[in-house]
Context: one part of a larger RNA
RNA sequence: CUGGGCGUAAAGCGCUCGUAGGCGGUAUGUCAAGUCAAGGGUGAAAUCCCCGCGCUCAACGUGGGAACUGCCUUUGAAACUGGCAAACUAGAGUAUGUGAGAGGAUGGCGGAAUUCCAGGUGUAGGAGUGAAAUCCGUAGAUAUCUGGAGGAACAUCAGUGGCGAAGGCGGCCAUCUGGCACAAAACUGACGCUGAGGAGCGAAAGCGUGGGUAGCAAACAGGAUUAGAUACCCUGGUAGUCCACGCUGUAAACGAUGGAUACUAGGUGCUGGUGAUUAUUUUAUCGGUGCCGUAGCUAACGCGUUAAGUAUCCCGCCUGGGGAGUACGGUCGCAAGGGCUGAAACUC
Numbered sequence: 001c002u003g004g005g006c007g008u009a010a011a012g013c014g015c016u017c018g019u020a021g022g023c024g025g026u027a028u029g030u031c032a033a034g035u036c037a038a039g040g041g042u043g044a045a046a047u048c049c050c051c052g053c054g055c056u057c058a059a060c061g062u063g064g065g066a067a068c069u070g071c072c073u074u075u076g077a078a079a080c081u082g083g084c085a086a087a088c089u090a091g092a093g094u095a096u097g098u099g100a101g102a103g104g105a106u107g108g109c110g111g112a113a114u115u116c117c118a119g120g121u122g123u124a125g126g127a128g129u130g131a132a133a134u135c136c137g138u139a140g141a142u143a144u145c146u147g148g149a150g151g152a153a154c155a156u157c158a159g160u161g162g163c164g165a166a167g168g169c170g171g172c173c174a175u176c177u178g179g180c181a182c183a184a185a186a187c188u189g190a191c192g193c194u195g196a197g198g199a200g201c202g203a204a205a206g207c208g209u210g211g212g213u214a215g216c217a218a219a220c221a222g223g224a225u226u227a228g229a230u231a232c233c234c235u236g237g238u239a240g241u242c243c244a245c246g247c248u249g250u251a252a253a254c255g256a257u258g259g260a261u262a263c264u265a266g267g268u269g270c271u272g273g274u275g276a277u278u279a280u281u282u283u284a285u286c287g288g289u290g291c292c293g294u295a296g297c298u299a300a301c302g303c304g305u306u307a308a309g310u311a312u313c314c315c316g317c318c319u320g321g322g323g324a325g326u327a328c329g330g331u332c333g334c335a336a337g338g339g340c341u342g343a344a345a346c347u348c
Base pairs, nucleotide, nucleotide: 003319004318005317006316007301008300012315014201015200016199017198021194022193023192025088026087028085029084030083031082033081034080035077036076037075038074039073040072041071042070049065050064051063052062053061054060091191092188093187094186096183097182098181099180103177104176105175106174107173108172109171110154115149116148117147118146119145120144121143125136126135162169163168206247207246208245209244210243211242215241216240220236221235222234223233258314259313260312261311262310263309266292267291268290269289270288271287272286273285274284275283276282296303297302320348321347322346329341330340331339332338
């Protein structure tokens, strides 16, 4: 390179937008670049292959043929690919109407609970555990009532419910804002799909500057346990968790399943819209989300119109285990026992 693969064996980039490129709907005309046919030229010799011949054979040498799968050129064909012209509406999009939603951002508001502070009542315990102790409390704790402060999170509703490209999103209200579905069919007329590089988004932890800190809690301290206990249990407790701005760019970032389109039995839930029958509701259809299952697929497990089935297009990735996601170099980063890229010796 060819090939075979990528749910679980190695292998789908965390996700999206999009440049180049690759691929691309229906019908007509035209050109003849690709394509095909016929002819011509060339494709040195040697080599390879075939048929002979010569060295006693063979290697070797030698004659002839074929071949040199290629390139150039002339004439022609026009189905397919492509270019051009002018069309179409089934893909895609725009406009109109309706609708659901924890989609995003900002500001404001609310109640429950924990903690703390002040005051009242009240007295000897409280807390904690397997059992204890450290710890709090006669300087009045725990309990209970009233008032106040502050931060964080939003019980019930809540649902294999909803929304979002993914990460993710949940009290209420307002403002701004993205996407989606359905109906009818007005408009544009292939405007599409994918996407190397590139750009943006991207949980938690972590980093920088400045705030904030109720609860929780790495580190740390003490008490236990134990042979020891740098742990599990307990009492405390700082970073952090929260906010603003900036960085980091990784996760079992998972459906361990890239995106798009078409086709291939059904059954049964949930959810959003529309229609008919109607108002008992039943039923049809489009979109989403689950379960079971036919054909088919699979090594099996299982998947099965939300495919891992049948096909086409484009991208990414894999090629025995360890060494190793290491070393070196490059690059990004303030740094990180950071990211990306990524070997070899050796060994089985």
Small-subunit ribosomal RNA, central domain from an uncultured bacterium, 348 nucleotides, folded computationally. Its Rfam family is "Bacterial small subunit ribosomal RNA". The full RNA is in RNAcentral, with records from ENA and SILVA.